[in-house]
Context: one part of a larger RNA
RNA sequence: CCCGCAGCUAGACGGAAAGACCCCGUGAACCUUAACUGCAGUUUGGUAUUGGGUUUAGACCCAACAUGCGUAGUGUAGGUGGGAGACUAUGAACCGCGUAUUUCGGUACGCGGGGAGUCGACGAUGAAACACCACCCUUGUUGUGUUUGAAUUCUAACCUGUUGUUUGUAGCAACAGGGACCGUGCUAAAUGGGCAGUUUGAUUGGGGCGAUCUCCUCCUAAAAGGUAACGGAGGAGUGCAAAGGUACCCUCAGCCCGGUUGGCAAUCGGGCAUCGAGCGUAAAGGUAUAAGGGUGCUUGACUGCGAGUCCGAUGGGACGAGCAGGGACGAAAGUCGGCCUUAGUGAUCCGGUGGUCCCGGAUGGAAGGGCCAUCGCUCAACAGAUAAAAGGUACUCCGGGGAUAACAGGCUUAUCUCCUCUGAGCGUUCAUAGCGGCGAGGAGGUUUGGCACCUCGAUGUCGGCUCAUCACAUCCUGGGGGUGGAGAAGCUCCCAAGGGUUCGGCUGUUCGCCGAUGAAAGUGGUACGUGAGCUGGGUUUAGACCGUCGUGAGACAGGUCGGUCCCUAUCUGCUGUGGG
Repeated sequence: CCCGCAGCUAGACGGAAAGACCCCGUGAACCUUAACUGCAGUUUGGUAUUGGGUUUAGACCCAACAUGCGUAGUGUAGGUGGGAGACUAUGAACCGCGUAUUUCGGUACGCGGGGAGUCGACGAUGAAACACCACCCUUGUUGUGUUUGAAUUCUAACCUGUUGUUUGUAGCAACAGGGACCGUGCUAAAUGGGCAGUUUGAUUGGGGCGAUCUCCUCCUAAAAGGUAACGGAGGAGUGCAAAGGUACCCUCAGCCCGGUUGGCAAUCGGGCAUCGAGCGUAAAGGUAUAAGGGUGCUUGACUGCGAGUCCGAUGGGACGAGCAGGGACGAAAGUCGGCCUUAGUGAUCCGGUGGUCCCGGAUGGAAGGGCCAUCGCUCAACAGAUAAAAGGUACUCCGGGGAUAACAGGCUUAUCUCCUCUGAGCGUUCAUAGCGGCGAGGAGGUUUGGCACCUCGAUGUCGGCUCAUCACAUCCUGGGGGUGGAGAAGCUCCCAAGGGUUCGGCUGUUCGCCGAUGAAAGUGGUACGUGAGCUGGGUUUAGACCGUCGUGAGACAGGUCGGUCCCUAUCUGCUGUGGG
């Protein structure tokens, strides 16, 4: 060096299972509920099956009778029309009693007495006689009828029971009980996780929680335009009939001086003042020849159009001379199709309103539609999935992702550990024996993080046991320097990794506290070394309890009891051994 045999498992990101954690999918399934929309079921009403009496209440028709009060006025004047006479011995005025009604004054009727009159056109009044007649109105009483409701009753529908007949719990008969209820059909409303179908947004230095989502202004933006981030700052979801149009006129803020109350600052006068003021509102740009401040007249905050451009993937947004009509202001030239400009917003569908030379299902109309104008969306998740929608899953499932988290590694090193520099100060004196403010520069890659680069068709996660191996920033042992080292014991620094670095109690603990030793009981790396070596106490499935949260399903770096750890070694490696 080659080939074996027996072993050990450190590695082959070993084998097994298209990761169960995490995220994603306009995936699924179950579960919940005060998510949405439904469906059974339930309740109540109506109606049919469903009929007869009586009483009572209401409505209506008809008939009779009554009823009607502002003020002025004999006085309780319902309306209109006719009408000069009407009633009375078939009992007038008047008196008494009773009933009804009342605006308390009366009105109407009945009975008894009485024995011959009573009322009307007049004056007042919008309207004239309840003198008389007719037709009506308001309100009411009585009666017949129709109808509705309620109560009650009946028996014949219907229901139940017993007996008989019958093979028979079917049917029929008799009797008893209930009874137009119950039950059932149709229909309306309510209720309705009992059940069903679904929904439950996106961005995101993983996801969730938080925040945001459209529009305007500035910076980032790298001197055209444009340009991202959960980058830095602010605003909008309007306002104004003048704050619009036009003609004419004017100039501000601030400061100085003067002047009654009056002061730093009110109003007044003079001066300086190119813009620092003002311009409804954020900011930017603009602006004094004003776009700022006034006054007069007004409505162009017009109708029909529009050459030609700019921006945008598109939808769309923005500018616009000029023409026609009919106007406003101005002497005119001219200006005017809102506002100094840039925010003040919403596609399509569906529907409303007004107009219209349009269409009109044989024809004429109509219904309905088109076109023009206009209205109804915090459709704000603002290019708006539906008119209409929340949650749980540790009982879970599927498809995917290392496009994306938890472990480990990697990069980084803010944080961390260590070192160096400087030297304010402490150290009686004296910066540096020993310390060292404020600062500066590094090293390391053990902490907590940041990033998300390999791995989600799997790289098993804390601690312990076993077995280790390395670094040195050395705990002990060894050698030195300094000392604020008398000696001893220390402190501090330099060299040094050969060897060593304990046993127990508590806790799952690492750590820590405690006890007892010891020369010392080192700090770290090794996938926080080591589960194809062991364990499985913790964490981290399914069961269950408590607290808290939640209406609930359930949830909780809250607690608690319980809870399957597979692999016969092919290669590399290592140990022992044999042969060539």
About this RNA
Large-subunit ribosomal RNA, domain V from a Planctomycetaceae bacterium, 580 nucleotides, folded computationally. The coordinates come from a structure-prediction model, not an experiment, and the mean pLDDT is 84. Its Rfam family is "Bacterial large subunit ribosomal RNA". Taxonomically the source falls in Planctomycetaceae (Bacteria, Pseudomonadati, Planctomycetota, Planctomycetales). RNAcentral holds the full RNA, with entries from ENA.